[in-house]
Context: one part of a larger RNA
């Protein structure tokens, strides 16, 4: 460099946009860069390889000849591929009319329930547990009944429903805003697809500054459990959890499955639209989500049109365990750490 891989074996960046590159739809001219053929020059000699000569033979050596798969001019070929000019419309986009959604920011309201306060009515007890005990209560608790008051979540509807690129959304109702889908086929004419770097989102935990605190709960205290119990249970409980900005950038960030095109039997749920007649447990069509399955694929499990199938582009990552995703350095980070990422030894 070649090769072989990347759902579970080592191996898909968490995700998205996007720079440079890399690939690229259909037809006309046109150049002939690429590509392909022939001639012409060069490709030092030595040495390697072939035919031959000379030392007695070989090593050694001496002639000739091949190769030197390379470049350079130079004639021609024009299908591919570029490159220039033009054209289409299947791809990609825009216009039109329509439609589903927890998709996203901001604001207001909402009713259960909790927990406290305050009032009532009531009296010994309550709470907890496998069984207790710490707590809690005659300064009146639990209960139950009115009133208030706060702060976080939104039960039925909910559904291998839905929507979003991931991460992720689920009370209600305004308003801002992004994407999809179907249908129509009016327009633009290859505008595309991929993405080293860069940028930019990004569960929870954590950290800054400054607000809330109900309820839950690391730490942390009793009580209990045990040989002990720095636990599991229990009774208390502090950051945290919530809000605004500002930072971290990681997860089993999973479908452990990269994007994107095409092309390969069906069956049967369900969620969104179209179109049809005989209006149905109908039939057709696009788009999404499931489940069985066909050919095929895989080392088996399994996948099977939402491929792990047949191919093609581009991109990222693997190369025996262990040392190690660590150590030295760089980069970011206020830390915490993150992200690049070895080697010695060792089996």
């Nucleotide at each position: 460099c070649u090769g072989g891989g990347c759902g579970u074996a080592a191996a898909g960046c968490g995700c998205a946009c996007g720079u440079a590159g890399g690939c690229g739809g259909u037809u006309u001219g046109u150049u002939u860069a690429g590509u392909c053929a022939g001639a012409u020059g060069u490709g030092a000699a030595a040495g390697c390889c072939c035919c031959g000569g000379g030392c007695u033979c070989a090593a050694c050596u001496c002639g000739g000849g091949a190769a030197c798969u390379g470049c350079a001019u130079u004639u021609g070929a024009u299908a591919c591929u570029g490159g220039c000019a033009g054209g289409c419309u299947a791809g990609a986009g825009u216009c039109c009319g329509g439609u589903a959604g927890a998709g996203g920011g901001u604001a207001g309201c909402g009713g259960a329930a909790u927990u406290c306060c305050c009032a009532g009515u009531g009296u010994a007890g309550a709470g907890g547990u496998g069984a207790a005990a710490u707590u809690c209560g005659u300064a009146g608790a639990u209960a139950u009944u009115g009133g208030g008051a706060a702060g976080a979540a939104c039960a039925c509807c909910a559904g291998u429903g839905g929507c979003g690129a991931a991460g992720g959304c689920g009370g209600c109702u305004a308003u801002c805003u992004g994407g999809g889908c179907c249908g129509g086929u009016a327009c633009u004419g290859a505008c595309g697809c991929u993405g080293a770097g860069g940028u930019g989102c990004g569960a929870a935990a954590g950290c800054g500054u400054g607000g809330g605190g109900a309820g839950c709960a690391a730490a942390c205290a009793g009580g209990a459990u045990u040989a002990g119990a720095u636990a599991c249970c229990c009774u208390g409980g502090u950051a945290g959890u919530c809000c605004a900005c500002g930072c971290c950038g990681u997860a089993a960030a999973c479908g452990a499955u990269g994007a994107g095109u095409g092309c390969u039997a069906g069956a049967u749920g369900u969620c969104g639209g179209g179109g049809g007649c005989u209006u149905g447990a109908c039939c057709u069509u696009c788009g999404g989500u499931g489940u069985c399955g066909u050919a095929g694929u895989u080392a088996a499990c399994a996948c099977g049109a939402u491929a792990a199938g047949c191919a093609c582009u581009c991109c990222g990552c693997c190369u025996g365990g262990g040392g190690a995703g660590u150590a030295c350095g760089g980069u970011c980070g206020c830390a915490a750490g993150a992200u690049u990422a070895a080697a010695a030894c060792u089996c």
Notes: The prediction has a mean pLDDT of 89. Small-subunit ribosomal RNA, central domain from an uncultured bacterium, 347 nucleotides, folded computationally. The full RNA is in RNAcentral, with records from ENA and SILVA. It matches the Rfam family "Bacterial small subunit ribosomal RNA". Rfam links the family to the GO terms structural constituent of ribosome and ribosome.